The prediction has a mean pLDDT of 76. The RNA shown here (Bacterial small signal recognition particle RNA) has 96 nucleotides and comes from an uncultured bacterium. Rfam family: Bacterial small signal recognition particle RNA. From the family's description: The signal recognition particle (SRP) is a universally conserved ribonucleoprotein involved in the co-translational targeting of proteins to membranes.
C1' cells in the first nucleotide's frame, strides 16, 4: 500500500415495542330512545278502541376482553440490501 471481510456510521426496507383510529365481541336507557306491551287504567251500552307501567328485545352516547387492519413514532433489532471519507481488527498478495 492493493485486494478483501467484519465492526463503526448512514439511508431504504422489514420486525418489536407504543399512542391514537376503525372494525369484532360484550355491557349498556326506571323515566325524559325503539319495538312489543302481561297486569291494571281510560272512551263505549256493545262491538271494539284509546293511551301504556312492568318485564322482554333492540339500540343512542359511554365502557370493554382477545384478536385483525391503518396512521404516526422510538435511544429497540443486527434481520436483509445499498452507501460510505476516514478509523480499528482479520485474511491474502506485493513492495521496502
Nucleotide at each position: 500500500g492493493g485486494c478483501u471481510g467484519g465492526c463503526c456510521c448512514u439511508g431504504c426496507g422489514c420486525a418489536a415495542c407504543a399512542u391514537a383510529u376503525g372494525c369484532c365481541u360484550g355491557u349498556g336507557a326506571a323515566c325524559c330512545c325503539c319495538g312489543u306491551c302481561a297486569g291494571g287504567u281510560c272512551c263505549g251500552g256493545a262491538a271494539g278502541g284509546a293511551a301504556g307501567c312492568a318485564g322482554c328485545g333492540g339500540u343512542a352516547a359511554a365502557c370493554u376482553u382477545c384478536g385483525c387492519a391503518u396512521c404516526u413514532g422510538u435511544g429497540u433489532g443486527c434481520c436483509g440490501c445499498a452507501g460510505c471519507a476516514a478509523g480499528c481488527c482479520g485474511g491474502u498478495c506485493c513492495c521496502u